[in-house]
RNA sequence: AGAGUUUGAUCCUAGCUCAGGAUGAACGCUGGCGAUAUGCCUAACACAUGCAAGUCGAACGGGAAAGAAAUUUCUAGUGGCGAACGGGUGAGUAAUACGCAAGAAUUUGCCUUCAGAUGGAGGAUAGCAGCUAGAAAUAGCUAUUAAAACUCCAUAAAUAUAAAAAAGAUUGUAGCUUUGUCUGAAGAGAAGCUUGCGCCUGAUUAGCUAGUUGGUAGAGUAAUGGUCUACAAAGGCGAUGAUCAGUAGCUGGUCUGAGAGGAUGGUCAGCCACACUGGAAUUGAGAUACGGUCCAGACUCCUACGGGAGGCAGCAGUGAGGAAUUUUCUGCAAUGGGCGAAAGCCUGACAGAGCAAUAUCGCGUGAGGGAUUGAAAGCCUACGGGUUGUAAACCUCUUUUUUCAAGGAGGAAAAUAUGACAUUACUUGAAGAAUAAGCAUCGGCUAACUCUGUGCCAGCAGCCGCGGUGAUACAGGGGAUGCGAGUGUUAUCCGGAAUUAUUGGGCGUAAAGCGUUUGUAGGUUGAUAGUUUAGUCUGCUGUGAAAUUUUUGGGCUUAACUCAAAUUAAGCAAAAGAAACAAGCUAUCUAGAGUUUGGUAGAAGUAAAAGGAAUUUCCAGUGGAGCGGUGAAAUGCGUAGAUAUUGGAAGGAACGCCGAAGGCGAAAGCAUUUUACUGGGCCAAAACUGACACUGAGAGACGAAAGCUAGGGGAGCAAAUGGGAUUAGAUACCCCAGUAGUCCUAGCAGUAAACGAUGGAUACUAAAUAUUGAGCAUUCAAAGUAGCUUUUUAGGCGCUUGAAUACGCAGUGUUGUAGCUAACGCGUUAAGUAUCCCGCCUGGGAAGUACGCUCGCAAGAGUGAAACUCAAAGGAAUUGACGGGGGCCCGCACAAGCGGUGGAGCAUGUGGUUUAAUUCGAUGUGACACGAAGAACCUUACCAGGGUUUGACAUGAAGAUAAGUCUUUUGAAAAAAAGACGUGCUACGGCUUCUUACACAGGUGGUGCAUGGCUGUCGUCAGCUCGUGUCGUGAGAUGUUGGCUUAAGUGCCGCAACGAGCGCAACCCUCGUUUUUAGUUAUUUUUCUAAAAAGACUGCCGAUUACAAGUCGGAGGAAGGCGAGGACGAUGUCAAGUCAUCAUGCCCCUUAAGCCCUGGGCUACACACGUGCUACAAUGGGUAUUACAAAAAGUUGCAACCUUGCGAAAGGUAGCUAAUCUCUAAAAAUACUCUUAGUUCGGAUUGUAGGCUGAAACUCGCCUACAUGAAGCUGGAAUCGCUAGUAAUCGCAGGUCAGCUAUACUGCGGUGAAUUUGUUCCCGGGCCUUGUACACACCGCCCGUCACACCCUGGAAGCUGGUUAUACCCGAAGCUACUUUCUUAACCGAAAGGGGAGAAGUAAUUAAGGUAGAGUUGGUGACUGAGGUGAAGUCGUAACAAGGUAGCUGUACUGGAAGGUGCGGCUG
Repeated sequence: AGAGUUUGAUCCUAGCUCAGGAUGAACGCUGGCGAUAUGCCUAACACAUGCAAGUCGAACGGGAAAGAAAUUUCUAGUGGCGAACGGGUGAGUAAUACGCAAGAAUUUGCCUUCAGAUGGAGGAUAGCAGCUAGAAAUAGCUAUUAAAACUCCAUAAAUAUAAAAAAGAUUGUAGCUUUGUCUGAAGAGAAGCUUGCGCCUGAUUAGCUAGUUGGUAGAGUAAUGGUCUACAAAGGCGAUGAUCAGUAGCUGGUCUGAGAGGAUGGUCAGCCACACUGGAAUUGAGAUACGGUCCAGACUCCUACGGGAGGCAGCAGUGAGGAAUUUUCUGCAAUGGGCGAAAGCCUGACAGAGCAAUAUCGCGUGAGGGAUUGAAAGCCUACGGGUUGUAAACCUCUUUUUUCAAGGAGGAAAAUAUGACAUUACUUGAAGAAUAAGCAUCGGCUAACUCUGUGCCAGCAGCCGCGGUGAUACAGGGGAUGCGAGUGUUAUCCGGAAUUAUUGGGCGUAAAGCGUUUGUAGGUUGAUAGUUUAGUCUGCUGUGAAAUUUUUGGGCUUAACUCAAAUUAAGCAAAAGAAACAAGCUAUCUAGAGUUUGGUAGAAGUAAAAGGAAUUUCCAGUGGAGCGGUGAAAUGCGUAGAUAUUGGAAGGAACGCCGAAGGCGAAAGCAUUUUACUGGGCCAAAACUGACACUGAGAGACGAAAGCUAGGGGAGCAAAUGGGAUUAGAUACCCCAGUAGUCCUAGCAGUAAACGAUGGAUACUAAAUAUUGAGCAUUCAAAGUAGCUUUUUAGGCGCUUGAAUACGCAGUGUUGUAGCUAACGCGUUAAGUAUCCCGCCUGGGAAGUACGCUCGCAAGAGUGAAACUCAAAGGAAUUGACGGGGGCCCGCACAAGCGGUGGAGCAUGUGGUUUAAUUCGAUGUGACACGAAGAACCUUACCAGGGUUUGACAUGAAGAUAAGUCUUUUGAAAAAAAGACGUGCUACGGCUUCUUACACAGGUGGUGCAUGGCUGUCGUCAGCUCGUGUCGUGAGAUGUUGGCUUAAGUGCCGCAACGAGCGCAACCCUCGUUUUUAGUUAUUUUUCUAAAAAGACUGCCGAUUACAAGUCGGAGGAAGGCGAGGACGAUGUCAAGUCAUCAUGCCCCUUAAGCCCUGGGCUACACACGUGCUACAAUGGGUAUUACAAAAAGUUGCAACCUUGCGAAAGGUAGCUAAUCUCUAAAAAUACUCUUAGUUCGGAUUGUAGGCUGAAACUCGCCUACAUGAAGCUGGAAUCGCUAGUAAUCGCAGGUCAGCUAUACUGCGGUGAAUUUGUUCCCGGGCCUUGUACACACCGCCCGUCACACCCUGGAAGCUGGUUAUACCCGAAGCUACUUUCUUAACCGAAAGGGGAGAAGUAAUUAAGGUAGAGUUGGUGACUGAGGUGAAGUCGUAACAAGGUAGCUGUACUGGAAGGUGCGGCUG
């Protein structure tokens, strides 16, 4: 410090995710030691048991024990002090809290200092004892008794009253000695109170407040104060956020961060609050009291049912809750606390130990050697080896740790004594490598790779994503990497995140400028001089607790830890100073702003009046059959007279030309003419005011269209609606009608793509050009002229008007420099450079939705979330692809022609069906007479049956040996058995054949989506790329685009490109002309064969083009513009085809899925399709006669010729291993016949008889003869081929092959046309351009309803909780007040009695409780609404291309749904 993730790729925006650190943590696996820390974050839930606050006999009487006694010890009770500290917890509390800084109206036990006092008297009471009640807790009565308990008097002092003084009154205390006690003054520490500042979220909480705010007078308090009461007053708080609601103990600090910040408040420390819940007081210096009291409530326990007891948020511990948090330990030895004169006692504070890898720190699990045997074993392997790996073994060494034994501090102060920890730390000795390594990861981010298994399964995953048979991503093995007594995961916080941006972001198109304007508060604000100092700045003082952090040093073996010192910050407060800036005040100025004067342009606004053209309707005339409308039609109108045309009338709405890139207005918006009233702008020149300015939260005003209310109006147009079309449907587009509405008046509404998608103001920063407005200057022109002049029937000057040019202003446009921008683009009218103010944004969806509130008559508007869900959504630009976008061009693509297919019969292939099997493959073009250049057996892969298992075939080993041939038997054959014959060759290595066992053979089994090779296709289309340079942030562009041209990216010209490569062309082959040479089987010549040359190049002429490339025409020539044909197929596309040509990875079979054999099947047959043949006839059929080829082939062959046969053919037999011989022509031509018919057309089908091949023609061959003589009379929609020696037509040959299904295929020649000089359309292709939401690329993408499943959520009759305030009822304990009652030791009084005290009662207050209606906030809820997600569901096809009706938008209506239509707006 960054990285991954949107795309085919790019840049940007933006979110999500990761790498770091941290924790009171938890969970998984694992676990040697020590030190130091830490340890219920959840139920402030309930608690068994023990302990956590006592002490003093030197305050008091009594009692008990011991002792012989003196006496000592103990202590229930009275009394004193303490128990308000220490310890726990964080419920409440958003301020009576806390933090920082100040303040005045206060109190204070113990402690310290100073001053002083401590005299006299008295009456009770607990205990003890006795009696009584009770289960108990406990309580009562009687008698007796002490004190430093209690009471009184005296004295001083203090306090209050009072203007002061005096007197009086009241209150009230002490007394020798020790400890103490009391009084006064002061201090220390502690506590109470007040003020300022700081202190979370919500405005979908905007108004709150009645003791409320202040005053007067009282009461009360330690003290101020509405703290309380009475009275009169009406204040107080709040947009700088009151009130209300939610959440929360606050701080020092802690974590993180470069910092600013953000998060947090456990341990330690300060403060606060609380102690089962709520209320209350008592005692006391101090409490409204954790281990005290009283009352109410809930809960638990005891009970003899009458009544009682209790409060772990002290330390341990238990249950419960929970992912989760320890021992019912030791000790007062230390430190500290309480009491005591002290000894001492008490102390779960504390000191320690225990448990827990919970955290941090430290140490170890060994060190050295050890490879010419890199051992064994594992894993991998290309089988050679590699790796684990010097790792092990083995040798040598060490002992931190471990175990055992011995010694042994310090913590102890203070002379002796005193140690829980403690079998301490530490030291020494001995033993022995001995006791000690795991966890996670290994696709990228991110360090680390292979094998096996699995097969979109099982599973992984932080994000992207992996897994569908070769997974570095799952699981296991090996190996590697990281950390290491730990390691991973999970959770949370900060960081990265400049992703809330003060430091440090943005708003034209990515999210984001309010529709516009006026203006309040607020913020900001010209020049000069002076003055003041709250802002600002400077140093100083106080504070800012300690601990922590930082730095330096010290102590534990080191470190963590700990000790000491130093450095401190912001802030706050006090006083002092400075005066630049900013601010206040004073004075002045004119540059901002405004006012006045004179001009000036304008669809600026409001109101009134006027006008003509057109549509429609009505009336009348003419006229007579259609009109209207559309892509085409129909609905509609019309003989009751339309349309058309002429005249007249009515009515409403809108204002042609001018008109524009023009003008005006704040925006919305504004257009016939005239008048009236009104607002603003601009220009010119001076004068005046003297900062009066800018922006603007709230607030006010205006605000298209649609819409609403009321009243008018209604010509045209026109949502809705009706009808006609279109269509699969058509709730649309098109047509015919048509109502709201559109118009006016008065209101409401307040929204738009209200857009420049660009807030306002000010200043600065190149130019060029156009235009609008006024001005000034110059020039010019023409018209006018009421002026002047004189050259007087007309001139000159001047003036008015107009035009042009230049200049400075004010607007409105275009291009463009710098600069900016992600790019597009913006660019003096900024999106540049700066300042000020306002508004707004923070991933997409859910959603501008829900709820709440405000406004509205309504429609709705404004404000405006969350749950849930996704990893993207998005902007700009790039390359492609695509478009029912555009331009240019080409092609038998269309057109023009010729002939076919589709109909018939047959042949053949395919599908389907059938079958034991009908083997397999090929399936739009680019499968279907295709693989197959030939299935009777074989082929053959299929089926049935019969056999076989190292195999039909290959290599290796051992052994044996000729191989083999023939015959017989069995069998369908394969094969088996028997017999006979045979006894090999050799270079001596072996060959051949057989047998045996194992390695292996074998597979037309699977995967063409694992592959090679080969092939098809776009396409013989003209394209596809590269190097260097240049441009661009980049993907990329340029070159390759443009103009002309070509069959061609063919060439020329131009050009930030210059060159090059693969393609094109050429080179190659065949044909056409000529020449030369050679040649046997050909040969008079010409020819023929096969070799070498020549020839054609736009070379020549003319025209044209740009003096180009080229094109057109012509000449010559066998051939002319590529002469004709072939071979030749760029980069790539289609996971195209082929594992069945071959090869091949992996998988599968191995007495079978291999191999052999016989028979069958591949030839089936209702049907459908493709490709062909033959025909339907007279351009023909038949018969007869008679001509002319080429190219192939031939010895297991072609066969002349002869004979036989009607013939197929047979029997003979020349020639030919081929320019020698053979196969070997038909159409055509000539003559005759047939005469339009199912025929003398056509030949299917069938019968009979033959021929040929072959072991074998039944399934299942071909041919011949005779006989038979089917369909078919030119073929619907549709569709194919072909541009010249072509189509059409005619035969011939070859391959395969024993034969043949060949009408196929590959070649050969014979005869031999028609049409096109065009590119509108169909199809395909190329180039350029344009749009795009596509990139699997239009067979794309994608919207909405409906159906199903799941999830979250709104509404909802209600139901049920919490909480808050109010009103009323009831009202415990307690305090206070009161007193007609009662009781009563101290004092007074002779007594009666009084004073004082208590009880009881009453009153006020008041907790809990009850009732009522409210507010607020949860849960739940039949039913219901929308939303989201889901692999392939249904219906359509709305959007993206002109998306097939351009889209979007506000509004209104309407429709299953996307949507459609109307009105207005926008261009995205």
About this RNA:
The prediction has a mean pLDDT of 82. Predicted 3D model of a 1468-nucleotide RNA (small-subunit ribosomal RNA) from a freshwater metagenome.